[in-house]
RNA sequence: GUCGACAACGGCAAACCCGUCGCGAGACGGGGACGCAAAGCUACGGGGGUCACGCACCUCGCCGGGCUACCGAAA
Numbered sequence: 001g002u003c004g005a006c007a008a009c010g011g012c013a014a015a016c017c018c019g020u021c022g023c024g025a026g027a028c029g030g031g032g033a034c035g036c037a038a039a040g041c042u043a044c045g046g047g048g049g050u051c052a053c054g055c056a057c058c059u060c061g062c063c064g065g066g067c068u069a070c071c072g073a074a075a
Base pairs, nucleotide, nucleotide: 002075003072004071011036012035016031017030018029019028020027021026034061040067041066042065044064045063046062047059048058049057050056051054
């Protein structure tokens, strides 16, 4: 470095409920945990989605790429 334990210390938080924002997809905050070894960041490619249909928007917890990062058994 690759890699990823029935390891350690920790982290994130789906559905659903409440509040706020948005036409909407959805976002944010609180509760809540289905899951996640990058479920950290990035709309770069593909996919999916929305509307007021355009130089538009949402989704990185759909897949891939890029950047960054904690721990250290086996290989």